This is a predicted structure of a 474-nucleotide part of an RNA (small-subunit ribosomal RNA, 3' major domain) from an uncultured bacterium.
Context: one part of a larger RNA
RNA sequence: UGACGGGGGCCCGCACAAGCGGAGGAACAUGUGGUUUAAUUCGAUGAUACGCGAGGAACCUUACCCGGGCUCGAACGGUGCAUGAAUAUACGAGAGAUUGUAUAGUCCUUCGGGACAUGUAUCGAGGUGCUGCAUGGUUGUCGUCAGCUCGUGCCGUGAGGUGUCGGCUUAAGUGCCAUAACGAGCGCAACCCUUGUCUUUAGUUACCAUCAUUAAGUUGGGGACUCUAAAGAGACUGCCGGUGAUAAACCGGAGGAAGGUGGGGAUGACGUCAAAUCAUCAUGCCCCUUAUGAGCUGGGCUACACACGUGCUACAAUGGACGGUACAACGGGUAGCGAGGGCGCGAGCCUUAGCAAAUCCUAAUAAGCCGUUCUCAGUUCGGAUUGUUCUCUGCAACUCGAGAGCAUGAAGCCGGAAUCGCUAGUAAUCGCGGAUCAGAAUGCCGCGGUGAAUACGUUCCCGGGUCUUGCACU
Repeated sequence: UGACGGGGGCCCGCACAAGCGGAGGAACAUGUGGUUUAAUUCGAUGAUACGCGAGGAACCUUACCCGGGCUCGAACGGUGCAUGAAUAUACGAGAGAUUGUAUAGUCCUUCGGGACAUGUAUCGAGGUGCUGCAUGGUUGUCGUCAGCUCGUGCCGUGAGGUGUCGGCUUAAGUGCCAUAACGAGCGCAACCCUUGUCUUUAGUUACCAUCAUUAAGUUGGGGACUCUAAAGAGACUGCCGGUGAUAAACCGGAGGAAGGUGGGGAUGACGUCAAAUCAUCAUGCCCCUUAUGAGCUGGGCUACACACGUGCUACAAUGGACGGUACAACGGGUAGCGAGGGCGCGAGCCUUAGCAAAUCCUAAUAAGCCGUUCUCAGUUCGGAUUGUUCUCUGCAACUCGAGAGCAUGAAGCCGGAAUCGCUAGUAAUCGCGGAUCAGAAUGCCGCGGUGAAUACGUUCCCGGGUCUUGCACU
């Protein structure tokens, strides 16, 4: 100087408290451990691994295992030599990789050769092999916490200190005052995106007040409104009162769509954890080179006594079932979205209009509201499991896909110790879309609908900041 203390002071955070809803019990989904296995590829492991890499394992992916095959090699470049156009088609063997046969074909040329292919020799290949404790790059975490430093000066023999401490204040090392310090940098804030209000410009594919018209903003028309998308305005403690040290600031108020950072996002200082990643990629060293490389069939990653994490569905009447009826937003679409019509109980099928889309389609929103029924039961709750018949994708659904119909109808009556999230359009609840994707979400990323309760307070638990003190550590 730091680190540490079951030392002290001050302060903060869904940290506690006050509330609401969960998880821990059940079934299932998914990840992990363990076990098993020929293989169950590899990595991630307190917080900071465990619906994580994986934004999608039937083949492929795929890195793992078994088997039958290859060795200049699956891809790419150079050189020498030899041979042949390249290529296409058919038949046969084989699980395929691969391989045999036949037919067609016989390139350009300055006649030196060239392009392409095969063989051979050689120089490079190839490696998801090892080391993240050799590295770059990227990332998590402390933490969006308010800190981390520098120049000159001053103090100290020196390590170092001061500045950065103190008082007040702030979300903030934010600012004011004071001051052997005076300034500055990286952070904070602001600048960026989005959302909330208004104005102007513009008016199609969007809109419809006025005038016609129609089944319908359908058409004429309109440029008001909504909306779209560009440019502006707007919020700055600017104004008023009070408190304060006449400061910074705080409290209250006015006006305002919005008030003191308006809400949300992006943005992550010096550093810490030899944190993570050699399997995104790059890369040193080491290792393999008829194999640790490369191609193929099949299998495995999907196993199952068990243990844990994360979710989903429930245990019901604030509910289940049936009928009627209303209101979104973000998105996606040509190897695509697919209206309408027809068929089917249904998944779906047939047919095809329109649309490279503010035009057409996806598209039906659901909770809600209005009725009917059930009457507290393991039930008209709950839907696991199983049987069977089908549908779709795809060479192919046996291992191992998703969906539909009928039948079956398990556990479960609110969950022990211990534990998690959340402070407002939030929690809770309801549906919708997208990426990946042939097919395959209860996951992930977004969108809107309905829409709460509580916060006295900082004694305590956890984490953090700052000053100070002790010190067996540095």
The prediction has a mean pLDDT of 83. The RNAcentral record of the full RNA draws on ENA and SILVA.